[in-house]
Molecule: transfer RNA
Organism: Azomonas agilis
RNA sequence: GCCCGGAUGGCGGAAUAGGUAGACGCAAGGGACUUAAAAUCCCUCGGUGGUAACACCGUGCCGGUUCGAUUCCGGCUCCGGGCA
Numbered sequence: 001g002c003c004c005g006g007a008u009g010g011c012g013g014a015a016u017a018g019g020u021a022g023a024c025g026c027a028a029g030g031g032a033c034u035u036a037a038a039a040u041c042c043c044u045c046g047g048u049g050g051u052a053a054c055a056c057c058g059u060g061c062c063g064g065u066u067c068g069a070u071u072c073c074g075g076c077u078c079c080g081g082g083c084a
Base pairs, nucleotide, nucleotide: 001083002082003081004080005079006078007077010026011025012024019067028044029043030042031041032040046057047056048055049054060076061075062074063073064072
């Protein structure tokens, strides 16, 4: 230098003919149960604002296409692998 794969919550990791972003697990918080705890069960769990309802933002970064992008296109960064 060229080629291939990858980057999604605190962590692991799903979601592709483009259509509610975040399944499932772990961790965490609250509650039930218990004399107490473990186990088990229920709820919550990206960010900002808000008492709340709710609003806006959010898939490595910057752009493009589109009514709509994690997904398609271009450029770049980083990680892993291959060739020279």